[in-house]
RNA sequence: GGCUUAUCGAGAAGCGGGGAGAGACGGGCUCUGUGAACCGCUGGCAACCUAUUUCAUGCGAAACAAGGUGCUAAUUCCUGCCCCGGGGAAGGUCUCCGGGGAGAGAUAAGGU
Numbered sequence: 001g002g003c004u005u006a007u008c009g010a011g012a013a014g015c016g017g018g019g020a021g022a023g024a025c026g027g028g029c030u031c032u033g034u035g036a037a038c039c040g041c042u043g044g045c046a047a048c049c050u051a052u053u054u055c056a057u058g059c060g061a062a063a064c065a066a067g068g069u070g071c072u073a074a075u076u077c078c079u080g081c082c083c084c085g086g087g088g089a090a091g092g093u094c095u096c097c098g099g100g101g102a103g104a105g106a107u108a109a110g111g112u
Stems, first nucleotide, its partner, number of pairs: 001112001003110006013042005021031003025080004043072003048068003052063004076104001081101009
């Protein structure tokens, strides 16, 4: 890198370095010299995997937070493709609102 499975309306910040970008991509919208990305340190959140404890013993359920990851603005910030319902304009296409699904993405675990 590609594959499979699960999850994605909750939660959690300070300091130092750094100096203009960032939120995956397009569109929107937002964050940012009251300091972006990125790097380091210290916290914190969460509970996917391991360990441990209890129950069950078939899958498993619960607890904990020591270890491995992850995360720490906005629902995965919203949206993109399809379907359904409702509204508006105007003449048969646009547009707005709500819902469902797919796709894409992120993270974990497994295997290649």